[in-house]
RNA sequence: GCGAGUGUAGUUCAGUUGGUAGAAUGCUUGCUUCCCAAGCAAGAGAUCGCGGGUUCGAAUCCCGUCACUCGCU
Numbered sequence: 001g002c003g004a005g006u007g008u009a010g011u012u013c014a015g016u017u018g019g020u021a022g023a024a025u026g027c028u029u030g031c032u033u034c035c036c037a038a039g040c041a042a043g044a045g046a047u048c049g050c051g052g053g054u055u056c057g058a059a060u061c062c063c064g065u066c067a068c069u070c071g072c073u
Stems, first nucleotide, its partner, number of pairs: 001072007010025004019056001027043005049065005
């Protein structure tokens, strides 16, 4: 230099032919318990790496760009 993959909640990940973003775990509160742990219930938390474009509507399609990983030269 060329090509491919990944980037979504604190963490690990889901989300497919575009239609109001989810799970597990962690966190907070409550219940339970003499206390802790475990268990149960509720709640907060991501405008989807960043910038544009297409569209009534984009995590999803297109372009550019950044980071990481792999391959080729």
Predicted 3D model of a 73-nucleotide RNA (transfer RNA) from a Patescibacteria group bacterium. Its Rfam family is "tRNA". By type it is a transfer RNA. The coordinates come from a structure-prediction model, not an experiment, and the mean pLDDT is 82. It was read from a public genome assembly.